[in-house]
């Protein structure tokens, strides 16, 4: 100090969340020791038991118990009692209290203070009681009545007396006022106590001190305004009472005040502070332990005693509760220390001691002291120590992992060797804390006192600590390991089980679940949970914002308040400086010191940022006085406008009415219909009338504070601006509340009503159409008056002032000024953008914001006739919601362009039969894969067996194949036989070679290491392939622009088939694609001339390049030439385009092929092959026989053949190319109608063969029919291949002769040697289901105006709420589950107030029955007040509730399609 999380990516806003520290903690796992601290946060709930406040015999009468005894309360002592002091301290708790309670400062001229200290003065005389004790009673007890007698430092009287108190006289002095202080004189009133050891202790009055208290005031000290008014002793005065003391503290009378927006009153919450936690600080949170203050003591009230209390372990009363009881009546108060129960996540021993410190009493010894000092329990926290150290590699065993004969890791870790001994255990020694008091001795001078010796005293504790012995011996866990965040692999699991602080993991290869190995972090602890601060500048004083992210009030006027121009005077409130007082201690910080260190403790310092007093300064602010003119305002003169209001006037249009002309339609729409019209519409003309709005001018104009304002004229009225002077002299700015204005719609009353037009009706559209469209049409729109008070009331930008570079435009003519707009500098901004009309800059004022939803909702209150408005939450829920910009994708957005994309054509498919593939169904099996385009004559270029993966059955298990090793045996091979469907099983015969004699080669069996799998996963993969698409795109380097994603380049203007090329340009270059280079083909040339060719020459044949020859030609196959917009003309800057141009075989890429950028579809393939992982191993492997892949109601795709005359059929006659051939092609001649048979020449092929090309041409026939078309199907007879044609081959012949007469919606191919049509060949192959595929040639068209539309694509641009990218996103009702919440008849509570009634203890008052030895004595009864209680009505605030309202939320419910693109009717308020 930051990080994670919104997006495809970016930036900003903004919330959520994490890392840190802390705790009086709790829980889980674990645990060796010591020191120091801390320990009921909940029920201020209830308490058994013990203890926590007594002491004094030197005040007193005394003697129950104990002891001594001289036997006498005589002595030591002392229960109970009288008396004194104490019990108001110490200890606990935080319920109440929002207050002078607390903190701080200053007062008391308005006060008190026992014990202590100092000073002054004193203590004389007398009196009567009473407890105890004794006697007699009552009662269960607690307790209590009566009688007799007695003492005091108890009580009372008299005396004395002062600096006491009061009255009078009167002086000085001081103070802010009342008044205080000091001194004098006179008068009046008031005191006491003794004990003694003779040392003293105690006592009375007064003055002073010290200590402690009381009281007053300033300032500070929670939340809510959805609490706005509160108050009758209330505020003040006079008088009285009361108190230690001022005071409405109380009372009587008088006056009517007092508090409050600077927050009264009310409600809720809470003890306050020093401090503590955190934080850089400012702050925020907190108030446990320790210290100070306050309050309380079962709940409430009251007083008494006393110096002090309205009293925790005192009293009285009321109440609740508990206990005892003889039922009559009594007792009690742990929020003291222990302890118990309960509550709770949770908090200790019914311990020791007064040794120390402190307290009460006492002369003292001493007693008492759960204050305190110690110990016990608890890892609750802080601190410290230890669990060993060094060496030790074969890097052991084991574990885990891997690419596994081996390696890595655990790991110098272990073993082993040496060393040390904190701690533990053993034995022994052993503290400090203690100095006093007291006793006793001494010194100062005897008392007194002080000092100095001596003696005594330790709970903790035989503790701390020291020494000795022993021996590595007694001692490590917890959490985590996807990112944040340090730390990684294997196995298991398979959206299951589970994890999770946030983001998120888990659906078969999980570093995220569970386990293991390993690692990381901390360590006697480690994690989790809860809470607080921090990070969070996320409430922003330090230190934020408001155009679009949340946020500027709709606008103005203006009150309070805040802020305020220039010069000067005074003052000194703010401000600044000096000094003083205070700011307790502890704590924090610093230094030093003490425990072995530290925690802890001690001493000192600093600090305590504050408050008060005093003194000084006077710049600034304030206040005061005087002045100024620039801010502001006024006067005069002009200019200007749809500014407002009111009255009058005007024309066009529309509707309606009348009259007229006129005839069949009008109107309306995408198309229609409803509607109007022969009773005369629409249209046209004239006249009349009604209401509303004001064309042109007109503009991006003007005016107004905003809303808003438009025909013309007048009246009234407000403003702005300009000009030059004059006047006032800061009169100013803003503005919480307040007041006024405030579009449209809406409301009330009364008018008005032409057009338009919610609702409503009808017609259409549609799946529906409560809409969009059409025909009508009410309210309303208009006027007057009165309400409402809201808008995307927007510039989404509050008003006002100063300052800050320029260029255009406009009001409006030049300058200047004012206004309305626009482009830009600096600057600002997340960016878009703003930019003198700021969103820049500076100071001041107001309003508003703090994640999204819930919600501008609920409740409450205020306003309103209502509608509704203003103010305005929470529970709950999510991890986002959002702004701007970027790249894509998309659009029923735009522009440009291309493609057999459409159009123009030709031929098909879809209908029939058959072939083939697929789906479906069937089956023991019908093996598997391919499934929109991009599966379906596809893998398969050939399923009768084989293939074959499927099914049934029979068999084998180191296995069907290959290699290595060990052992045993033997040749192996071959032949024959039995069984069997075969595989297999079994039998018989036959029988080695080399040799160094060990063995080797070969082979069988047994065992073993490697097997095998067309089993799964193409969503783990490689390779290969399809498609977009042969579309023109896809990128990079450097530079530049941008905070960045990214852009630029690649866009623009042209051009091209093309990101092809040219020009321009913050770009300049480059790469993969395009093109070219390669192959075939079209022309020519050269070379070569067999098996090809034959013009000329020759031979031969009926005939044939058959032969001699020839290289001319064709051809073959090698090399070259040729085409490049090169030339010409036109257009153009160029690139390039155009031309029935020239030339040329070919012309603008000549035609065809090969060639497929970055990428997309988790596209296809684990069954071509390869391969990770998983699965299987007498089977999912291997062998064999048979069957199946060929099934068949049906549906689809692709084809073949047809439906005929451009044809069928029968004759005749031509012309190819490219291939194949020795397990082959097979000639001639012979046989067969034919398939074929037989035959055997030739050919390893430019030689021989397949091999007859067919359409075509030509002649005949058929005559429009289910035919001389068509050939399916079926019967019979055959041929060929092959072990074998039943399931399930092809072909031939004879016979049979089905559907079908050109095919619905729809749909496919093709732009030239193409479509169409005709045949030929080849691969696979024994044969073939081939009509398929791949090639070859023959014949050989039609059409393209064009780019509006359909489909696909490219580029630019635009919008976007899409990014899984429109097959996207997303809204609302309904139905279902869950959750919180509002209303609600009613029911049940709570606190407070008011009124009335009753009223204990007590207080006050007067009276005073009665009583007393006394008296200034006591005192019943009475009146008033009062806690509690009761009654009553109302307000407030909770809980619950039938029913009801909306809200939130929940993988796959229903209905629609509202929004995002022009979202298909632009959206929104």
């Nucleotide at each position: 100090a930051g990080g994670g999380u919104u997006u495809g990516a970016u930036u900003c806003u903004g919330g959520c969340u994490c890392a840190g520290g802390a705790u009086g903690a709790a829980c889980g796992c674990u645990a060796g020791c010591g020191g120091g601290a801390g320990g009921c946060u909940u029920a201020a709930u209830a308490c058994a038991u013990g203890c926590a406040a007594g002491u004094c015999g030197a005040a007193c009468g005394g003697u129950a118990a104990c002891a001594a005894u001289u036997c006498g309360g005589u002595u030591g002592a002392c229960g109970a009692g009288u008396g004194g002091c104490g019990c108001a301290c110490g200890g606990g708790u935080g319920a109440g209290u929002a207050a002078c309670g607390c903190g701080u400062a200053c007062g008391c001229a308005a006060c008190c203070u026992a014990c202590c200290u100092u000073c002054a003065a004193g203590a004389g005389c007398g009196g009567g009681a009473u407890a105890g004790c004794c006697c007699c009673g009552g009662g269960a007890a607690a307790c209590u009545g009566g009688g007799a007698u007695u003492a005091a430092u108890a009580c009372c009287g008299c005396a004395u007396g002062g600096u006491a108190u009061c009255u009078g006289u009167a002086a000085g002095u001081c103070g802010c006022a009342u008044g205080g202080c000091u001194a004098a004189c006179a008068g009046a009133u008031u005191a006491a106590a003794g004990c003694u050891a003779c040392g003293g202790c105690g006592u009375u009055u007064g003055a002073a001190g010290a200590u402690g208290g009381g009281u007053g005031u300033g300032c500070g000290u929670g939340c809510u305004a959805u609490u706005a008014g509160c108050u009758a002793g209330u505020u003040g005065g006079u008088g009285a009472g009361g108190u230690a003391a001022a005071g409405g503290c109380u009372c009587a009378c008088c006056a009517a005040g007092g508090c409050u927006a600077c927050g009264a009153u009310a409600g809720c919450u809470a003890g306050g502070g020093g401090g503590c936690g955190u934080g850089a600080g400012a702050g925020c949170g907190u108030g446990g332990c320790c210290c100070c203050c306050c309050a309380c003591a079962c709940g409430g009230g009251u007083a008494c005693u006393g110096a002090g209390a309205c009293a925790c372990g005192g009293a009285c009363c009321c109440g609740a509760c508990u206990c005892c009881u003889a039922c009559g009546g009594g007792a009690g108060g742990c929020a003291g220390c222990a302890g118990u129960a309960a509550g709770g996540a949770a908090u200790a021993u019914u311990g020791g001691g007064c040794a120390a410190u402190g307290g009460a009493c006492g002369c003292a010894a001493g007693u008492c002291u759960g204050a305190c000092c110690c110990a016990g329990c608890c890892a609750u926290c802080c601190c410290g120590c230890g669990u060993g150290c060094a060496g030790g590699a074969c890097g052991a065993c084991g574990g885990c992992c891997c690419u596994a004969u081996g390696g890595g890791u655990u790991g110098u870790a272990a073993a082993c060797u040496g060393c040390u001994u904190u701690u533990g255990u053993u034995a022994g020694g052993g503290a400090a804390g203690a100095a006093a008091c007291c006793u006793u001795g001494g010194u100062a001078u005897u008392u007194a006192u002080a000092c100095u010796g001596u003696c005594c005293u330790g709970a903790c504790g035989g503790u701390a600590u020291c020494u000795u012995a022993u021996g590595a011996a007694u001692a490590a866990g917890c959490a985590c390991c996807g990112g944040c965040u340090a730390a990684c692999u294997c196995c298991g699991u398979g959206c299951c089980a589970g994890c999770a602080g946030c983001c998120g993991c888990g659906g078969u290869a999980a570093u995220a679940c569970g386990g293991a190995g390993g690692g990381u972090g901390c360590a006697a602890g480690c994690g989790u949970u809860a809470u607080c601060c921090g990070g969070a500048a996320u409430c922003a004083c330090u230190g934020g914002g408001u155009u679009u992210a949340a946020a500027g009030g709709g606008u103005g006027c203006g009150u309070a308040g805040g802020c305020g121009g220039c010069u000067u005077u005074a003052u000194a409130a703010g401000u600044c400086g000096g000094a003083g007082g205070u700011g307790a201690a502890a704590g924090c910080c610093c230094a030093c010191c003490g425990c072995u260190u530290a925690a802890c403790g001690g001493u000192g310092g600093a600090a305590c940022u504050g408050c008060c007093u005093u003194u000084g300064a006077u710049a600034c602010u304030g206040u005061u006085g005087a002045g100024c003119u620039u801010g502001a305002a006024u006067u005069a003169g002009g200019u200007u406008g749809a500014g407002g209001u009111u009255a009058g006037c005007g024309g066009a249009a529309u509707g309606u009415g009348g009259c007229a002309u006129g005839u069949a339609g009008c109107g309306g729409u995408g198309a229609a219909a409803u509607g109007c019209a022969u009773a005369g519409a629409u249209a046209u003309g004239c006249c009349a009338u009604a209401g509303a709005a004001c064309a042109c001018c007109a503009a991006u104009u003007g005016c107004g504070a905003a809303g808003g304002c438009a025909g013309c004229u007048g009246g009234c009225u407000a403003g702005a601006c300009c000009u030059u002077a004059a006047u006032u002299g800061a009169c100013g700015c803003u503005g919480a509340g307040g007041c006024a204005c405030g579009a449209a719609a809406g409301c009330g009353u009364g008018g008005g009503g032409a057009g338009c037009g919610a609702a409503c009706a009808g017609g259409a559209u549609u799946a529906g159409a409560u809409a969009c469209c059409c025909u009508g049409g009410u309210a309303g729109u208009c006027c007057a008056c009165g309400c409402c008070c809201u808008a995307a009331a927007c510039g989404a930008u509050g008003a006002a002032u100063g300052c800050u570079c320029g260029g255009g435009c406009u009001u409006g003519u030049c300058c200047u000024g004012c206004g309305c707009g626009u482009c830009c500098a600096a600057g600002g901004g997340a960016a878009a953008c703003c930019g003198u009309u700021a969103a820049g800059u500076a100071a001041g004022c107001c309003a508003c914001c703090u994640g999204g939803g819930g919600a501008g909702u609920a409740c409450g209150u205020c306003g309103g006739c209502a509608a509704c408005g203003a103010u305005g939450a929470a529970a709950c829920u999510c991890a986002a919601a959002g702004g701007a910009a970027u790249u894509g994708a998309c659009g029923g957005g735009g522009g440009u362009c291309c493609g057999c994309a459409c159009a123009a054509g030709c031929g098909g498919u879809g209908g029939a039969g058959c072939a083939u593939g697929u789906g479906g169904u069937u089956u023991a099996a019908u093996u598997c894969g391919a499934u929109g385009a991009u599966a379906c004559g596809c893998g398969a270029g050939g399923a009768a067996c084989c293939u074959u993966a499927c099914c049934u059955g029979g068999g084998c298990u180191c296995g069907a194949a290959u290699g290595g090793c060990u052992c045993c045996g033997g040749a192996c091979c071959g032949u024959a036989c039995c069984u069997g469907a075969a595989a297999g099983g079994g039998u018989a015969c036959u029988u080695u070679u080399c040799u160094u004699c060990g063995g080797a080669a070969c082979u069988g069996g047994a065992g073993u290491c490697a097997a095998g799998g067309u089993g799964c996963u193409g969503c783990a993969u490689g390779g290969u392939u399809g498609u977009c698409g042969u579309c023109a795109g896809c990128u990079c380097g450097u530079g530049c622009c941008g905070u960045g994603a990214g852009g630029u380049g690649u866009u623009g203007g042209g051009u091209u088939a093309a990101g092809u090329c040219c020009c321009g340009c913050a770009a300049c270059g480059a790469g993969c694609g395009c093109a070219a280079c390669c192959c075939c083909u079209a022309u020519c040339c050269u070379u070569a001339g067999u098996u090809g060719c034959c013009a000329g020459c020759a031979u031969g044949u009926u005939a044939u390049g058959a032969u001699g020859g020839g290289g001319a030609c064709u051809c073959u196959a090698a090399g070259g030439a040729g085409a490049c917009u090169g030339c010409c003309g036109g257009c153009g800057c160029a690139a390039g385009c155009c031309g029935c141009g020239a030339g040329g075989a070919a012309g603008g890429u000549g035609g065809g092929g090969a060639u497929g950028a970055c990428g997309u579809c988790a596209a296809a393939u684990c069954a071509u092959c390869a391969u990770g992982g998983c699965c299987u191993u007498u089977a999912u492997g291997c062998c064999c026989a048979g069957g199946g892949c060929u099934a068949c109601a049906c549906a689809c795709g692709u084809g073949c053949u047809a439906c005929a005359a451009u044809g069928g059929u029968c004759g005749g006659u031509a012309c190819a190319g490219a291939g194949g051939g020795u397990u082959g092609c097979u000639a001639a001649g012979c046989c067969g109608c034919g398939a074929g048979g037989g035959g055997g020449a030739g050919c390893u092929a430019a030689u021989c063969c397949c091999a007859g090309a067919a359409a075509a041409c030509u002649g005949g026939u058929c005559c429009c029919a289910g035919u001389u078309c068509g050939g399916a199907u079926u019967g019979g007879a055959g041929u060929c291949u092959g072990a074998a044609a039943c399931u399930c081959g092809a072909c031939u012949c004879c016979a049979u002769g089905a559907a079908g007469g050109u095919g619905g919606a729809a749909u496919c191919g093709c732009u030239a040697g193409u479509a169409a049509u005709c045949g030929c060949g080849c691969a696979u192959c024994a044969g073939c289901c081939a009509u398929g595929g791949c090639g070859c040639g023959g014949u050989g068209a039609a059409u393209a105006c064009g780019u509006u539309c359909c489909c696909g694509g490219a580029c630019c641009u635009u919008g976007u709420a899409c990014a899984c990218a429109c097959c996207g996103c997303c809204c609302g009702u309904c139905a279902a589950g869950c959750c919180a919440u509002g209303g609600a008849a009613g029911c049940c509570g709570g606190g407070g107030g008011u009124a009335c009634c009753u009223g204990a203890a007590g207080a006050u008052g007067g009276u005073g029955a009665c009583u007393u030895u006394a008296c200034g004595g006591g005192g019943a009864g009475c009146a008033u007040c009062u806690a509690a209680g009761g009654u009553a009505a109302a307000a407030c605030u909770g809980g619950u509730a039938a029913c009801u309202g909306g809200g939130g939320u929940u993988a796959a419910g229903u209905c629609g399609u509202a929004a995002c693109a022009a979202g298909g009717u632009a959206a929104c308020c």